[in-house]
Molecule: transfer RNA
Organism: Spratelloides delicatulus
RNA sequence: GCCCCAGUAGCUUAACGCAAAGCGCCGGUCUUGUAAUCCGGAGAAGGAGGUUAAACUCCCCCCUGAGGCC
Numbered sequence: 001g002c003c004c005c006a007g008u009a010g011c012u013u014a015a016c017g018c019a020a021a022g023c024g025c026c027g028g029u030c031u032u033g034u035a036a037u038c039c040g041g042a043g044a045a046g047g048a049g050g051u052u053a054a055a056c057u058c059c060c061c062c063c064u065g066a067g068g069c070c
Base pairs, nucleotide, nucleotide: 001069002068003067005065006064007063010023011022012021013020025041026040027039028038046062047061049059050058
């Protein structure tokens, strides 16, 4: 230099073009108390553009990481 894969919540992962879950965190429930259970809540798209009514998703250019070729 070229090819391929990955980047989503604090962590681990989903998703037919209208962002979901588990654990964690916060509040409540329960308990003599703690944990567990149950209920509720906050919290996320690597960056910049384009297409679209609407983009994690499609297109383009970068960045970071893993792998392969030379």